[in-house]
RNA sequence: GGGUCGGUGGUCUAGUGGUUAUGACGCUACCCUUACGAGGUAGAGGUCGCAGGUUCGAAUCCUGCCCGACCCA
Repeated sequence: GGGUCGGUGGUCUAGUGGUUAUGACGCUACCCUUACGAGGUAGAGGUCGCAGGUUCGAAUCCUGCCCGACCCA
């Protein structure tokens, strides 16, 4: 330099054009417990890597760039 795949709450992850972006772990408050753990209820936390384009509408499609993994040279 070329090719393939990926980037979504603190972490992991679902979502391949249209309802409020999904779930688990973690975090906070309360309940429960002598207490801790486990369990239950509720809550906070995302401008979907960045910038453009297409579209009535983009996390999703297209282009460029950045980052990561693998392969080729």